[in-house]
This record gives sequence, structure tokens and C1' cells, in this order.
RNA sequence: GGGCGCGUGGUGGAAUGGCAGACACGGUGGACUCAAAAUCCAUUGGCCGAGAGGCCGUGAGGGUUCAAGUCCCUCCGCGCCCA
Repeated sequence: GGGCGCGUGGUGGAAUGGCAGACACGGUGGACUCAAAAUCCAUUGGCCGAGAGGCCGUGAGGGUUCAAGUCCCUCCGCGCCCA
């Protein structure tokens, strides 16, 4: 340099045009306990808010579409293969 693949919360990952983060781990708060572990309950992407709720968010930018994590283009990063 060329080809192919991948990029989503703290982690592994789901959703493959139609409510993003299912599910698990981890975290936080609580229950239980003399105390802890285990177990159970609640909660857990970010920001704002007392709450109800609002806004933003799938590597970056642009495009298609009523609607994009998903399809198209360019770029960035990582991995594999070829030279």
C1' cells in the first nucleotide's frame, strides 16, 4: 500500500430498519446477621429535576428514510490476511 472484519454503559454483550443497552457480571442503597459471607428487595448510560418528567446518547462527520446502532459515502481507531 491492497483486501476483509470490528467499534454500543464500569465489563461481557442484546436489538440487524420500528420504544437502544435485553440478559449476565460489577456498583450503590436497603432487608437479614452479634458481625460478615451467602441470599432476598430496590436501583444502576450521561446531564437537569424534590418528583412527575425533560434533553442527549451506539467511534467522528455527512447522506437515504416518516423512522438509522442497523443501509450508503468519507474519515479515525483496532484486529486478521495479502504484498
Molecule: transfer RNA
Organism: Actinomycetes bacterium